Predicted 3D model of a 168-nucleotide RNA (c-di-AMP riboswitch aptamer (ydaO/yuaA leader)) from Geodermatophilus africanus. The coordinates come from a structure-prediction model, not an experiment, and the mean pLDDT is 78. Rfam family: c-di-AMP riboswitch aptamer (ydaO/yuaA leader). Rfam describes the family as follows. This family represents a conserved RNA structure found upstream of the ydaO and yuaA genes in Bacillus subtilis and related genes in other bacteria.

């Protein structure tokens, strides 16, 4: 000097995931860390009339009934549980085509983010995941209910307009 990692500060990004009180309190052996709960705000789900729509998958156990039988088997209904091929939810994260080793890849349409005050236009550049419910949910007043997580970056284009701040 460079690279990598860790911690802290400042600042910024995706996302609803933000402000505030109790409180830097309770907790905790020390350092460090740091609530539960409440208020405001915000995102989501369920949930009538009207309108719209139209089905009931697989499997285990138990109970009741029926049939044949009398070792047992089958059918129907109900209850409890497990599963996901149907359906549904959060989310931008979806549709189509081609190839294929069936996992993925490429292409088109479409959807989403960033380029550091805001808006518009152009340009550039990325993303199109993941998880959940469990046969079931359309919309939906009242009403019921859940969340406020998690993950990343560090110099970052232009024009027009608007606004703010600083200095004189």
């Nucleotide at each position: 000097g460079u690279c990598c990692g860790u911690c802290g500060g400042c600042u910024g990004c995706c996302g609803u995931a933000c402000c505030u009180c109790c409180u830097g309190u309770a907790c905790a052996g020390c350092c460090a860390g740091g609530a539960c709960g409440g208020g405001g705000g915000u995102g989501g789900g369920g949930g009538a009339c009207c309108c719209a729509u139209c089905u009931c998958g697989g499997u285990g156990c138990c109970c009741g009934g029926c049939c044949g039988g009398u070792c047992c088997g089958g059918c129907c209904g109900g209850g409890c549980g497990c599963c996901u091929c149907g359906g549904g939810g959060u989310g931008a994260a979806g549709c189509c085509g081609u190839g294929c080793a069936c996992g993925c890849a490429c292409g088109g349409c479409c959807g989403g983010g960033g380029c550091a005050c805001c808006g518009a236009u152009c340009g550039c550049u990325c993303c199109g995941a993941a998880c959940c419910c469990g046969a079931c949910a359309g919309c939906u007043c009242a009403c019921c209910u859940c969340g406020c997580a998690g993950g990343c970056g560090g110099c970052g284009g232009a024009u027009c307009g608007g606004g703010a701040g600083u200095c004189c």